[in-house]
Molecule: transfer RNA
Organism: bacterium
């Protein structure tokens, strides 16, 4: 260089047109306990970027940018 798949809390995975964007570890706080550990409950925390379709895009299209695998 061509293919093709992939980017979604701090991490690692789901999700795929109208959902309160969900799950697992981590982080706060609360029970609990001599005081930790673990265990229960609560909270905080995200959709690479632009355009474009369309009433509505995290999801489709298209450039783009960053991993990735094969090819050459």
């Nucleotide at each position: 260089g061509g293919u093709c798949c992939g980017g979604u809390c701090g991490u690692c995975c789901a999700g795929u047109g109208g959902a309160u964007a969900g799950g697992a570890c981590g982080c706060g706080g609360c029970u609990u306990u001599g005081c930790g550990a673990a265990a229960g409950c609560c909270g905080a925390a995200a959709c690479c970027c632009a355009a474009g379709u369309u009433c509505a895009a995290u999801u489709c299209u298209u450039g783009g940018u960053c991993g990735g695998a094969c090819c050459a």